Small-subunit ribosomal RNA, 5' domain from an uncultured prokaryote, 531 nucleotides, folded computationally.
Rfam family: Bacterial small subunit ribosomal RNA. Rfam links the family to the GO terms ribosome and structural constituent of ribosome.

Context: one part of a larger RNA
RNA sequence: GAUUGAACGCUGGCGGCAGGCCUAACACAUGCAAGUCGAGCGGUAACAGGAAUUAGCUUGCUAAUUCGCUGACGAGCGGCGGACGGGUGAGUAAUGCCUGGGAAUAUGCCUUAGUGUGGGGGAUAACUAUUGGAAACGAUUGCUAAUACCGCAUAAUGUCUUCGGACCAAAGAGGGGGACCUUCGGGCCUCUCGCGCUAAGAUUAGCCCAGGUGGGAUUAGCUAGUUGGUGAGGAAAAGGCUCACCAAGGCAACGAUCCCUAGCUGGUCUGAGAGGAUGAUCAGCCACACUGGAACUGAGACACGGUCCAGACUCCUACGGGAGGCAGCAGUGGGGAAUAUUGCACAAUGGGGGAAACCCUGAUGCAGCCAUGCCGCGUGUAUGAAGAAGGCCUUCGGGUUGUAAAGUACUUUCAGUCGUGAGGAAGGGUGUGUAGUUAAUAGCUGCAUAUCUUGAACGUUACCGUCAGAAGAAGCACCGGCUAGCUCCGUGCCAGCAGCCGCGGUAAUACGGAGGGUGCAAGCGUUAAUC
Numbered sequence: 001g002a003u004u005g006a007a008c009g010c011u012g013g014c015g016g017c018a019g020g021c022c023u024a025a026c027a028c029a030u031g032c033a034a035g036u037c038g039a040g041c042g043g044u045a046a047c048a049g050g051a052a053u054u055a056g057c058u059u060g061c062u063a064a065u066u067c068g069c070u071g072a073c074g075a076g077c078g079g080c081g082g083a084c085g086g087g088u089g090a091g092u093a094a095u096g097c098c099u100g101g102g103a104a105u106a107u108g109c110c111u112u113a114g115u116g117u118g119g120g121g122g123a124u125a126a127c128u129a130u131u132g133g134a135a136a137c138g139a140u141u142g143c144u145a146a147u148a149c150c151g152c153a154u155a156a157u158g159u160c161u162u163c164g165g166a167c168c169a170a171a172g173a174g175g176g177g178g179a180c181c182u183u184c185g186g187g188c189c190u191c192u193c194g195c196g197c198u199a200a201g202a203u204u205a206g207c208c209c210a211g212g213u214g215g216g217a218u219u220a221g222c223u224a225g226u227u228g229g230u231g232a233g234g235a236a237a238a239g240g241c242u243c244a245c246c247a248a249g250g251c252a253a254c255g256a257u258c259c260c261u262a263g264c265u266g267g268u269c270u271g272a273g274a275g276g277a278u279g280a281u282c283a284g285c286c287a288c289a290c291u292g293g294a295a296c297u298g299a300g301a302c303a304c305g306g307u308c309c310a311g312a313c314u315c316c317u318a319c320g321g322g323a324g325g326c327a328g329c330a331g332u333g334g335g336g337a338a339u340a341u342u343g344c345a346c347a348a349u350g351g352g353g354g355a356a357a358c359c360c361u362g363a364u365g366c367a368g369c370c371a372u373g374c375c376g377c378g379u380g381u382a383u384g385a386a387g388a389a390g391g392c393c394u395u396c397g398g399g400u401u402g403u404a405a406a407g408u409a410c411u412u413u414c415a416g417u418c419g420u421g422a423g424g425a426a427g428g429g430u431g432u433g434u435a436g437u438u439a440a441u442a443g444c445u446g447c448a449u450a451u452c453u454u455g456a457a458c459g460u461u462a463c464c465g466u467c468a469g470a471a472g473a474a475g476c477a478c479c480g481g482c483u484a485g486c487u488c489c490g491u492g493c494c495a496g497c498a499g500c501c502g503c504g505g506u507a508a509u510a511c512g513g514a515g516g517g518u519g520c521a522a523g524c525g526u527u528a529a530u531c
Stems, first nucleotide, its partner, number of pairs: 001531004006527005013377006019370002021335001026333003030330003035080003040077002043073002047071003050067008087288003096213007105205002110201008118152001120150002127142001129140004158167003172193006180187002214260003221251003226248008263285004267278004290311005313324004341367001343366003349363001350361004380410004390401004414472001416467001418465002424458001427454003430450008475520005480501003486515005496503002
């Protein structure tokens, strides 16, 4: 000199953009952060509509009851998603990360292609009834559905094979409809969505190898599943991954083993560069989710807001037993020099579910707080010598503050007032036209169109215009040398200053105050840290 996720002191007008627990991976009250699908299912607890019955009568309204008939929908069965998104950096010096290679793999949803979707069965939740318990939560009896579950059939371009052969699947739902059939539910036809198998792709994930990636030798030897082989098991997959047997290997001064420290990288800071330091925000990877262990489900987890076991802690209890996990967003206590709101909205972007409308989304978009940083703007402009008054200095003549003020003439950025007003919106619904599909002018899908509806948290938006008046807006540090900037008073080796040299013992440009000056400026200094 540059820099910072900074803090402290004094001061503080506005805006834009960014950033904001570096400490206790300490403990957490409360609310929210993952749901959705009725176009899978049986249904109907609530709300609304309709219908029927009854009662009152004002004769078309009110009340009651019934009916899942309709819009919808609590709880339940079932499907998909809760493995993403969000947080943190405890552990990890290599099962990690970075770069470059590799072969023995899996991959839900998505895309492409082919093919199939036949015919049956038995349960179970909800519900009913009884019952245990303070609660959490159960137990038994009876009934019922499915895209839930299980056989059978079919079986290749699939799997296994001794090449003869053997084996493996599925589920339906919704819209519309001319004939034909009908138990009046529908069958049947068609369209759309779905389901099974196979192949390929894309994406994602797992695995292996090499090189690189801190400090300590006051750590020199380490290792028995250890190193390799054969065989078997296991895994999606190679492999001591596991096991039996056999051999005695393997690593290490090019630093093994042990100890300490640490998430890694793109990057960031500094520097002419080489290098040094660092890893906040943003992005990629990894690890973790009260501590330790384990598996289940699933395409994917050994799973932050899932399960089980053990432990510590907290809470409830009828003392028998139970409940919990903010390193999600806010917020609280604590620790600390120190770090924010228990805000608004799903309008946009993205994600989950759904055919869609839509629902959910503390992701995200925004707002609030903080000079924490960077950038921009303002606190007036011009004129004005009687060089006013006051202050300070003085050799008492004057000098300086100083065109500074006052005065005169203007301007109105920003803040304030009132008003106008974009863009962030693409879509969705409905109607119409047209093309494809089809037996069909239904229906569905694609395209076009209308502007008919719906659609903005921010938001009193940005921007622009109106009004009034210089009106509301300057401090901080320093002035001995380094280092730009000097005098007076007080003090008297005292009080004090100080980054280094050093000042202060009676004229201190070095202490304290004042006047003046210098430098930065909504900041300025100090401290800490890095180059």